[in-house]
Molecule: transfer RNA
Organism: Abditibacteriota bacterium
């Protein structure tokens, strides 16, 4: 230099043929417990890596950057 996947809550990840943005542990609030822990119930938490384009309508289709994994090239 080229070629391929990833990129989604604090962490591990799902998201289907474009239309509601989620799960599981964590957090915190409560119930049970003489308390921790446990276990139940419930609530908070999101720039869907960034910029632009299609579209009524994007996480999801296109372009181009960023990063990270990887395969090839290639100098020495």
């Nucleotide at each position: 230099g080229g070629g391929g996947a990833u990129a989604u809550a604090g962490c591990u990840c799902a998201g289907c043929u474009g239309g509601g943005a989620g799960a599981g542990c964590a957090u915190c609030a409560c119930a049970c417990u003489g308390g921790c822990a446990g276990u139940g119930u419930g609530a908070g938490g999101g720039u869907c890596a960034g910029c632009g384009g299609u579209u009524c309508g994007a996480g999801u289709c296109c372009g181009c950057u960023u990063a990270u994994c990887u395969c090839c090239a290639c100098c020495a």